[in-house]
RNA sequence: UUAGAGUUUGAUCCUGGCUCAGGACGAACGCUGGCGGCGUGCCUAACACAUGCAAGUCGAGCGAAUGAAGUUCCUUCGGGAAUGGAUUUAGCGGCGGACGGGUGAGUAACACGUGGGCAACCUGCCUCAUAGAGGGGAAUAGCCUUCCGAAAGGGAGAUUAAUACCGCAUAAGAUUGUAGUACCGCAUGGUACAGCAAUUAAAGGAGCAAUCCGCUAUGAGAUGGGCCCGCGGCGCAUUAGCUAGUUGGUGAGGUAACGGCUCACCAAGGCGACGAUGCGUAGCCGACCUGAGAGGGUGAUCGGCCACAUUGGGACUGAGACACGGCCCAGACUCCUACGGGAGGCAGCAGUGGGGAAUAUUGCACAAUGGGGGAAACCCUGAUGCAGCAACGCCACGUGAGUGAUGACGGCCUUCGGGUUGUAAAGCUCUGUCUUCAGGGACGAUAAUGACGGUACCUGAGGAGGAAGCCACGGCUAACUACGUGCCAGCAGCCGCGGUAAUACGUAGGUGGCAAGCGUUGUCCGGAUUUACUGGGUGUAAAGGGCGUGUAGGCGGGACGGCAAGUCAGGUGUGAAAUACGGAGGCUCAACCUCCGGGCUGCAUUUGAAACUGCCAUUCUUGAGUGAUGGAGAGGUAAGCGGAAUUCCCGGUGUAGCGGUAAAAUGCGUAGAUAUCGGGAGGAACACCAGUGGCGAAGGCGGCUUACUGGACAUUAACUGACGCUGAGGCGCGAAAGUGUGGGGAGCAAACAAGAUUAGAUACCCUGGUAGUCCACACUGUAAACGAUGGAUAUUAGGUGUGGGGGGACUGACCCCUUCCGUGCCGGAGUUAACACAAUAAGUAUCCCACCUGGGGAGUACGGUCGCAAGAUUAAAACUCAAAGGAAUUGACGGGGACCCGCACAAGCAGUGGAGUAUGUUGCUUAAUUCGACGCAACGCGAAGAACCUUACCAAGGCUUGACAUCCUACUAACGAAGUAGAGAUACAUUAGGUGUCCUUUUAGGAAAAGUAGAGACAGGUGGUGCAUGGUUGUCGUCAGCUCGUGUCGUGAGAUGUUGGGUUAAGUCCCGCAACGAGCGCAACCCUUGUGGUUAGUUGCUACGCAAGAGCACUCUAGCCAGACUGCCGUUGACAAAACGGAGGAAGGUGGGGACGACGUCAAAUCAUCAUGCCCUUUAUGUCUUGGGCUGCAAACGUACUACAAUGGCGAUUAACAGAGGGCUGCGACCCCGCGAGGGUGAGCCAAUCCCCAAAAGUCGCCCCAGUUCAGAUUGCAGGCUGCAACCCGCCUGCAUGAAGCCGGAAUUGCUAGUAAUCGCAGAUCAGCAUGCUGCGGUGAAUACGUUCCCGGGUCUUGUACACACGGCCCGUCA
Repeated sequence: UUAGAGUUUGAUCCUGGCUCAGGACGAACGCUGGCGGCGUGCCUAACACAUGCAAGUCGAGCGAAUGAAGUUCCUUCGGGAAUGGAUUUAGCGGCGGACGGGUGAGUAACACGUGGGCAACCUGCCUCAUAGAGGGGAAUAGCCUUCCGAAAGGGAGAUUAAUACCGCAUAAGAUUGUAGUACCGCAUGGUACAGCAAUUAAAGGAGCAAUCCGCUAUGAGAUGGGCCCGCGGCGCAUUAGCUAGUUGGUGAGGUAACGGCUCACCAAGGCGACGAUGCGUAGCCGACCUGAGAGGGUGAUCGGCCACAUUGGGACUGAGACACGGCCCAGACUCCUACGGGAGGCAGCAGUGGGGAAUAUUGCACAAUGGGGGAAACCCUGAUGCAGCAACGCCACGUGAGUGAUGACGGCCUUCGGGUUGUAAAGCUCUGUCUUCAGGGACGAUAAUGACGGUACCUGAGGAGGAAGCCACGGCUAACUACGUGCCAGCAGCCGCGGUAAUACGUAGGUGGCAAGCGUUGUCCGGAUUUACUGGGUGUAAAGGGCGUGUAGGCGGGACGGCAAGUCAGGUGUGAAAUACGGAGGCUCAACCUCCGGGCUGCAUUUGAAACUGCCAUUCUUGAGUGAUGGAGAGGUAAGCGGAAUUCCCGGUGUAGCGGUAAAAUGCGUAGAUAUCGGGAGGAACACCAGUGGCGAAGGCGGCUUACUGGACAUUAACUGACGCUGAGGCGCGAAAGUGUGGGGAGCAAACAAGAUUAGAUACCCUGGUAGUCCACACUGUAAACGAUGGAUAUUAGGUGUGGGGGGACUGACCCCUUCCGUGCCGGAGUUAACACAAUAAGUAUCCCACCUGGGGAGUACGGUCGCAAGAUUAAAACUCAAAGGAAUUGACGGGGACCCGCACAAGCAGUGGAGUAUGUUGCUUAAUUCGACGCAACGCGAAGAACCUUACCAAGGCUUGACAUCCUACUAACGAAGUAGAGAUACAUUAGGUGUCCUUUUAGGAAAAGUAGAGACAGGUGGUGCAUGGUUGUCGUCAGCUCGUGUCGUGAGAUGUUGGGUUAAGUCCCGCAACGAGCGCAACCCUUGUGGUUAGUUGCUACGCAAGAGCACUCUAGCCAGACUGCCGUUGACAAAACGGAGGAAGGUGGGGACGACGUCAAAUCAUCAUGCCCUUUAUGUCUUGGGCUGCAAACGUACUACAAUGGCGAUUAACAGAGGGCUGCGACCCCGCGAGGGUGAGCCAAUCCCCAAAAGUCGCCCCAGUUCAGAUUGCAGGCUGCAACCCGCCUGCAUGAAGCCGGAAUUGCUAGUAAUCGCAGAUCAGCAUGCUGCGGUGAAUACGUUCCCGGGUCUUGUACACACGGCCCGUCA
């Protein structure tokens, strides 16, 4: 002392990248800005610089100049002269300008850091010590004269001093030479002592003086430097070789000193994969930021070192420089100039221009600290101390405190009730931090001296007065509503928001966060265990080299002894200060500052230990190797041999085809093919044996024989004695294709040609066919070179095959037991994301090598190497995306598999598609042809019925609180003809008529209901959105499925159950099973029909001759029961479920039919049934009226009707037989009239009573195959009915007319039994109007072998890069 989150998917686990939350900054930008303290402030142009200042000082070194006060004299009173010598100073001279200050260009280096060394060195000023300073000399600047020059400056002559310069003397000492002695050192060598010889010093000044300051020599110290060495810290190998003073030696020179530092000669070395050389980048460190740490990044301020001073070079002086404000030369630039020449260097402090996103005053002072000079006073000091500017950073403070509910106004939201802003405000009571004003007034200097500064601080006064913003509010991530906008405008760190209800844009209100700041951008660390030392991986996610051999390197068996390099422990030195940490203290606190402590993980040195590693020595045999014996093998190379087959050639037989394909054609063949027989040539490959059998390192190796040769294995235990493992580079091997040269060439066969296929077919298929395939030699060096799994060693349950060998036992080649080496399968622990691996590991460990770090760009470009070429190898970046990916899960899908079902096909019957008509739709047209429905699942559908109405559409004419609802005010009872105008709505005026109900005490008033008028709230909308919705409906599909609880399995999504074996119409049932149960579905319960019983019977029925009456047996009606359950028998089946057959029965295996529709799918349909959010409209998109339209007609489609005829048409028979319905604004009988539709009349019936009501197909006769005695469209005339009204636009009747059509192309529909087909009847809607719809009964078939195929569906399984789910996904080209 270690925190995570978002994002790949329908969901999951994993891999993996991207992104976010944190901290930091010499920052910049946007908005905002009260105050103080302490810090910090050109990161860019080492770009250029105006101006001022930043290094001088010493007269107590020297000559000289200057000349104040004072004194004296003179004076014209202005002054002058003399003396005096304060002061000041150019020059000579001394010391200092090598410090301080700036910058980071260069530098990859002993530059820096750290630790050592110098026996190879220097050190002014300072300290200590010893000894000394005698006596001379020659100059020179200044000054003066003169000359040159524009200037800067310079020349000549004369003269002069010194602590300037030069000899001489002295020599303790120092240096050099030369022999010694002693001691010491890692080596060269050093120290000490004594002898001889040689060389070598000095300066004065101040003071009355004491004395002080200097001078010379030497030694020591201190300080500061110089040189050398070990170790440490950047990138690129697409930089692999570099080096001639180079490496070393000898000698010399040079230096303070070592040294190729320099030179002469000699030798040929030196450095380098432990990365030389080259290129790029960079001042280094203490430290700073971050981090749990290890690390990573940085090198501003402060401190240490280095380097540089306009660029390059050079030396001089000096103790010290190769010198920022010194000199010389060269270059560039700027300035002056009389054109001849000169001057300059802000990377010192300010400041200017420029560059830039960006960085300050041409300030005050030497008061303090420090530095230089001086004996000192003092002078100098842009070092420094302070002030100014800047929210640039850190720290501190404030912008008020208490009380205050009517929860004010206003704002915003609202479900209209309210909520929120909010105790917030106002109000009341207080305070005075900061600010303002006034007064006092420091420490820093304990005598004097204060730039800061009348500053800090203290006291007093006044007044809430002067002081809050910024960002965010979809998730990550704390914080939500309204309006505007409508894939626009915009937002965005990632995921992503925005296409009319945006918590994601903009604004407002509210909320959250931080706060004199807040956000954004940039950079660094973190999170990221995402380079993994701590701390990752490589079967399939990225990743094992194609394989071997072996060099360097790394790692390495047992025993004993030694050493002490690694290792461990103790001591010592160092690790500067500052920083950081802990503890104290000082500024009112803090930041900041001061003190103390520990630490600074390091380096060096010393002492010790000896387990482990290492090194040395001795030894051992188990690792490894050798020997001996033995068998196995497609191991390799070379040579030879063999048979089968294909092809070709020759000959014989033989005749019309062969060949080829799904089918063909190209091709071959009457010049004789194919077929067949015989003979021959040639090349290539080796059937059977043959086996998840063998051998090899891998690639790979297959007829037989011979020769040569490699390896492995077993047994043995004679020999060696760790000789081993791995292996970067190197070397070798290395399929196929390809390349070169020369052979060979039967078959096969890229390219190519022809034929097919096809929309095309540069393919798949066919016929040919060249390289090539084969051999020799030489290249190439790659493959899904795969077990997608590097090598070695050890170790960790089993079971079962197979190849080779050995041992035991046995009569035994067999079998059995055991063992070693290979090669397979299954499987436990363990591992793994899972799949899977599992003694042949992907387990557990050790060692070595290779490789990986998001996807694409790309294994590409450039460069290098190799190659004859093809190409191989090594191998990036820009740019771009937020993923790419692995394994597994659930679905969906498959021209995958298995099983099963359905009028799905098949087998049949009847149709549709052709005609005419009806009807719906599209299209067109129109003022309007209202709207909706569009594969199945729209199209005789909404519509169970458009002449007006309906009606939503169009034209025209009207109304505007409205045709309809509620509320308010005023008035009036309400109601309401006839008339005129008008198309009508409506309007007009007279108003005829009419006089109501309830309550209160009456005149009267009030109330209810209604009407008129008025004002506004509102009404109204078949206007939009079915993709905002409710409800309802269709469809898959009456398909057999869809789920849940608990348990179990799996990290998880999920699985199991629900799968399996049977069976069923069925997830129906049985059995089995880590499942056991349950729910919604199935079935059953409901209705109807089929049989019987029983009860009840009028309007029904009738054995009573009819009627009346009687009766309820029968028919019938409608209540209740019974009946059917695989219940019984047999066979099959697994002793089950069940299936098949049978009996009985009216009915037999859900008896027939209906209602009933699981979880869900299709953004399916409907805002025009209804309801409803939002939007739109309000003298109109509302409402009323008249007329028109929805019926319009080149065309197309769907659904029906009628036909095309003889199974028929017509006539006759009125002679038969139903069921189910309907009827009072109704059904309407009998009778009469009419050819008929119908009319007149009106009995009966509110219905088992009466009526609709005739049932029709049936039977008999005629017709005789034709556009007809078929068919009936169309049209004309005449009528009927309904209705205000049949023109647009109804139905029906009679007469006349008599169209297309002679069974229908491709295609396509329905139906499995009382079904299809056929025949009629009824009903709803409805005034009238069905060929439609919904029901009803009559007659009444054919066929089903079967599940290969088409369509749809169910279950299991498999593949998947699909999940909007194959109408998917996705590739290429073009725009």
A computed fold for a 1375-nucleotide RNA from an uncultured bacterium, annotated as small-subunit ribosomal RNA.
Its Rfam family is "Bacterial small subunit ribosomal RNA". Rfam links the family to the GO terms structural constituent of ribosome and ribosome.
The RNAcentral record of the sequence draws on Greengenes.